[in-house]
Molecule: transfer RNA
Organism: Candidatus Spechtbacterales bacterium
RNA sequence: GCCCAGGUAGUUCAGUGGCAGAACGCAUCCAUGGUAAGGAUGAGGUCGGGAGUUCGAUCCUCCCCCUGGGCU
Numbered sequence: 001g002c003c004c005a006g007g008u009a010g011u012u013c014a015g016u017g018g019c020a021g022a023a024c025g026c027a028u029c030c031a032u033g034g035u036a037a038g039g040a041u042g043a044g045g046u047c048g049g050g051a052g053u054u055c056g057a058u059c060c061u062c063c064c065c066c067u068g069g070g071c072u
Base pairs, nucleotide, nucleotide: 001071002070003069004068005067006066007065010024011023012022013021018055026042027041028040029039030038048064049063050062051061052060
């Protein structure tokens, strides 16, 4: 330099044009003599950045950044 895959909550990952979700973690409460396990409720996201297409973009297109892999 070229090719491929990926970037979404604190972490690991779903989602695939029409309200952004799960698990774990975190907070509060229940429960216990107390702790752990368990149950309930809740907070937490400019969906890597910019532009375009569209009535509407996390999703499609283009450019850039970052990570991993392959080729040279």